[in-house]
RNA sequence: GGGCGGAUGGCGGAAUUGGUAUACGCUGCGGACUUAAAAUCCGUUGCCGAUAAGGCUUGAGGGUUCGAGUCCCUCUCUGCCCA
Numbered sequence: 001g002g003g004c005g006g007a008u009g010g011c012g013g014a015a016u017u018g019g020u021a022u023a024c025g026c027u028g029c030g031g032a033c034u035u036a037a038a039a040u041c042c043g044u045u046g047c048c049g050a051u052a053a054g055g056c057u058u059g060a061g062g063g064u065u066c067g068a069g070u071c072c073c074u075c076u077c078u079g080c081c082c083a
Stems, first nucleotide, its partner, number of pairs: 001082007010026003019066001028044005046056003059075005
């Protein structure tokens, strides 16, 4: 230099034909059980905001669309292959 992939809450990781972003698991927090703890079970857990209303969020920036994690363009980081 060329080719193919990856980037989604604190972590792992889903998301169908473009149609409720964060299912599920872990961690954390609260509770039950126990003399106490572990294990187990129940509830909850993206960010801002006041525990509200409301708003924001898929590596970054643009585009297409009524609507984008998903399609198009550029860039960043990263894995593999070729030279």
Molecule: transfer RNA
Organism: Candidatus Saccharimonadota bacterium